The RNA shown here (c-di-GMP-I riboswitch aptamer) has 88 nucleotides and comes from Defluviitalea raffinosedens.
The organism belongs to Defluviitalea, within Bacteria.
The coordinates come from a structure-prediction model, not an experiment, and the mean pLDDT is 85.
Its Rfam family is "c-di-GMP-I riboswitch aptamer". Gene Ontology term of the family: cyclic-di-GMP binding.
The sequence is in RNAcentral, with records from Rfam.
RNA sequence: AAAAGACAAAGGUAAACUUAUCGAAAGAUAAGGGCACAAAGCUAUGGGUCUAAGGGAGUUUCCAUCCUAUGAUUGCCAGGUUGCCGAA
Numbered sequence: 001a002a003a004a005g006a007c008a009a010a011g012g013u014a015a016a017c018u019u020a021u022c023g024a025a026a027g028a029u030a031a032g033g034g035c036a037c038a039a040a041g042c043u044a045u046g047g048g049u050c051u052a053a054g055g056g057a058g059u060u061u062c063c064a065u066c067c068u069a070u071g072a073u074u075g076c077c078a079g080g081u082u083g084c085c086g087a088a
Base pairs, nucleotide, nucleotide: 005085012037013036017032018031019030020029021028022027035075041081042080043079045078046077047076048073049072050071054068055067056066057065
């Protein structure tokens, strides 16, 4: 120095669930909680997945139903980028 990563040290994050709020929903935020994580820090850039308000199809009309992200997911996978320790 380190892009290998431990029966290490200092720390960090916080699954499911509960309560409250926001949202059409997916989901998000806060508090509690602790499944797990060496990037489970940040980024929606690529792919995947979730939702369908609005729009379209359907219908005499309404509904059911179907299609569609501009919505969401970074703890789905990758890319970019920043960082602790230092072959124990």